[in-house]
RNA sequence: GCCUUAUCAAGAGUGGUGGAGGAACAGGUCCUUUGAAGCCCGGCAACCUAAUUGCUGUUAUGCAAGAAAGGUGCUAAUUCCUGCGGUGUAUAUCCGAGAGAUGAGGA
Numbered sequence: 001g002c003c004u005u006a007u008c009a010a011g012a013g014u015g016g017u018g019g020a021g022g023a024a025c026a027g028g029u030c031c032u033u034u035g036a037a038g039c040c041c042g043g044c045a046a047c048c049u050a051a052u053u054g055c056u057g058u059u060a061u062g063c064a065a066g067a068a069a070g071g072u073g074c075u076a077a078u079u080c081c082u083g084c085g086g087u088g089u090a091u092a093u094c095c096g097a098g099a100g101a102u103g104a105g106g107a
Base pairs, nucleotide, nucleotide: 002106003105004104005103006102007101008100013041015040016039017038021031022030023029025083026082027081028080042075043074044073047071048070052065053064054063055062079099084096085095086094
């Protein structure tokens, strides 16, 4: 990189470092020297995992609860919006797909 599958309207710093860029891509629109990315620390969450607790049960390898520890992830804006299709008089709105991101599993 590819395939399958789940999720993407909530949540998270007035810290340190760093110095100019960043928000996947394109177009918009934004953020940024009242300091961007990156890194560190902190935090959020609960996908994997889980000390522990309860229930059922012949036995848990079942069901429910549970964030102390571990593996990821995330920490401006709905996945910032649109990008294809449907509905529609329509540049509105809504719905779905695609694309993307992340987790888990697989060839």
Predicted 3D model of a 107-nucleotide RNA (SAM riboswitch aptamer (S box leader)). Of the family's consensus pairs, 90% are formed in the model. The coordinates come from a structure-prediction model, not an experiment, and the mean pLDDT is 81.